[in-house]
The RNA shown here (c-di-AMP riboswitch aptamer (ydaO/yuaA leader)) has 135 nucleotides and comes from a Planctomycetota bacterium. Its mean pLDDT, the model's own confidence on a scale to 100, is 81. NCBI's taxonomy places the organism under Bacteria, Pseudomonadati, Planctomycetota.
Parts: sequence; structure tokens; C1' cells
RNA sequence: GUUAACGCAUCGCCGAGUCGCACUUGGCACAGUGCGAGCGGGGGACCCAGUUCUCCGGGGCUAAUCGCGAAAGCGUAGGGCUACUCUUCAGCCCGAGCCCGUCAGCUAACCUCGCAGGCGUUGAAGAGGAGCCAC
Repeated sequence: GUUAACGCAUCGCCGAGUCGCACUUGGCACAGUGCGAGCGGGGGACCCAGUUCUCCGGGGCUAAUCGCGAAAGCGUAGGGCUACUCUUCAGCCCGAGCCCGUCAGCUAACCUCGCAGGCGUUGAAGAGGAGCCAC
């Protein structure tokens, strides 16, 4: 924009999931490609740990574990939000899912992967900070 759906812009939230440069263009933005920075994950020695493994397989990401239950569900380890930050109180909510493929403890060097997706909260006190206005 009449409203909803929907689209665009701005602000904010969960999350590692952001930023910069170059090319492409008549120019800008987006997109694509390449490079770099940053953030995050995995593999990977000595030493240490472990004394096992070989189906009752094992392992990884994540806050997302675990208990009871036929299930629904009820709890729970743990996690998030309440618009400057921190602490406390109070309130609301999540506590899922996905992946590797018989295989991996930690782990320097080294190797390698991701940079998505999904949403719309604003109560109080104290301490600290920032900005604006007036003089």
C1' cells in the first nucleotide's frame, strides 16, 4: 500500500550462520563466481586416559538430556526472552530435530566442513554507562 494473504523497507529475537574486496553492469542494488578476514564444527601424535572391541553396535551437531507411562501426557538436566549493560525478583517460553555409516578418547603440527533456517518480545528494583535538552 483500505484490510488479510502477499511484497518491500526499518528495528529487534533464536542461531556459528557475519563482514570486506574483485569480476560481471551504461549505473546502483540483488544474484552469481573467486579471494580474504571473522565466527562455528569435525578428524588428527607423543603424554595421559582406557583394559576393551567385535549388534544389546558405536559416534557427531544442538539447550534439547533423563525418569514414569500402552499412549496421550506429567516431570526433569539444560536453554532462551522481558529493547543500553550487569545483578536480583517476577513473568512467559523451549526442552526438538538432523547427520555419519561398522568407524573416530584426549590431542601439537596438519587436514577438512559450515556461514543456514525460523520468528515478533518490551514487568520491577538497584548499580553503572550513553545520548539529548536547558542554563